[in-house]
RNA sequence: GAGUCGGCCGGGCGGCCGCGUCGGCGGUCUUCGGGCCGCCGCCGAGGAAAGUCCGGACUCCACAGGGCAGGGUGGUUGUCAACGGCAACCCGGGGCGACCCGCGGGACAGUGCCACAGAGAACAGACCGCCCCCGAGCGAUCGGGAGCAAGGGUGAAACGGUGGUGUAAGAGACCACCAGCACCCCGGGUGACCGGGGUGGCUCGGUAAACCCCACCCGGAGCAAGGUCAAAAGGCCGGACGGUGCGAACCGGCCGGCUGCGCAGGCGUUCGAGGGCGGCCCGCCCGAGCCUGCGGGUAGACCGCACGAGCCUGCCGGCGACGGCAGGCCGAGAUGGAUGGUCGCCGAACGGAGCGCCGCAAGGUGCCCGGGAACAGGAUCCGGCUUACAGGCCGACUCGU
RNA sequence: GGGGCGGUAGCUCAGCUGGUCAGAGCAGCGGACUCAUAACCCGUCAGGUCGUCGGUUCGAACCCGACCCGCCCCA
Repeated sequence: GAGUCGGCCGGGCGGCCGCGUCGGCGGUCUUCGGGCCGCCGCCGAGGAAAGUCCGGACUCCACAGGGCAGGGUGGUUGUCAACGGCAACCCGGGGCGACCCGCGGGACAGUGCCACAGAGAACAGACCGCCCCCGAGCGAUCGGGAGCAAGGGUGAAACGGUGGUGUAAGAGACCACCAGCACCCCGGGUGACCGGGGUGGCUCGGUAAACCCCACCCGGAGCAAGGUCAAAAGGCCGGACGGUGCGAACCGGCCGGCUGCGCAGGCGUUCGAGGGCGGCCCGCCCGAGCCUGCGGGUAGACCGCACGAGCCUGCCGGCGACGGCAGGCCGAGAUGGAUGGUCGCCGAACGGAGCGCCGCAAGGUGCCCGGGAACAGGAUCCGGCUUACAGGCCGACUCGU
Repeated sequence: GGGGCGGUAGCUCAGCUGGUCAGAGCAGCGGACUCAUAACCCGUCAGGUCGUCGGUUCGAACCCGACCCGCCCCA
């Protein structure tokens, strides 16, 4: 000087005013649960909070049933709660190298496709060509027949490559070496696979991000999950209990389930609509209401909800992802959605026809002046991936001089 | 939170079993008709990173992945 990989930060400090949750104190109101106001204190967005592309936690539904269909993953071994993530390694490709990239199972289970060009494109084929025979011709050459696939040409791809034997010319027809395939043996590795040896027929195209086959995985819905309360008085069904009654039954409170405004139409009540249950069949459970259209109304409070696969430091194990142990810490919970405004100081990038220095020049650099910071913002919570991002810092390594 | 569709010429769209083909209509330009204009008729040119990037393949608008933009549905 040119590069490769990884990690970290991503405006700072202070004053004043303001916002949200929580806690304390005071005042005030109260239906005694708490509400409102004021003051003080603690805390108050991110590395991606984003896209919603994967995986989980959690909650409810038959605790998660059988089969089909459907979807996903795809080298090996690990890691993790799980994953399509991550780590190490293997194989293939690229780079001098550090290193990077790969949806990286199967094309002798079957089916499909391979345009144009070309003679022939998958149980290959003969345009030019090579060779032999016959015929015509003085000859160059032309016509017919038989053989061949070496050379030319087309194409992304033409049924092994090189050399030799052989032949009329040729050809794995035969031989040697090489490449590849299948099988066997030995050695190494947990394994993917690697190294070596032998045998065989002589050679078998590509495409599965085409259908498909194989192996493994996947029940569904999602915090508007779900629960409690209120409006709220009711109606229907079921259950056990108590009372009355000879009995059918009725009454009472309790528990569980369904339902909930108006009009119109349709279907259904045990031969059962519909629901749990995203597609179908079976099976199980609930079941008296359900569906469609038009019109109207509401979306209230609290819990879920933030102590968690949590963060920091140290030690130990492991190549590493990661795991274990010890100590310490608590770091947002809004619900039309809180992080803002302003002032002062400092400030990176960047700009300057200002001044100085270096340089032939392009330009570099110091001072001065201006300038004021990228992408972007929680909404149940985590683990990843991907994408956006002004700029800065640190570490390891490679190549060249 | 869950799900679906689309992006191709100036505009509206086709092409999506991968090739031959990137095309149609409108618009534009020229001519003819007309006193003139429009419509009708005839002829004709150009216009395209097929939303972007990467991959599979001999070959991608089409297949796969990531992203950008727009629209719709359900609770």

The prediction has a mean pLDDT of 77. This is a predicted complex of two RNAs, RNase P RNA and transfer RNA, with 476 nucleotides together.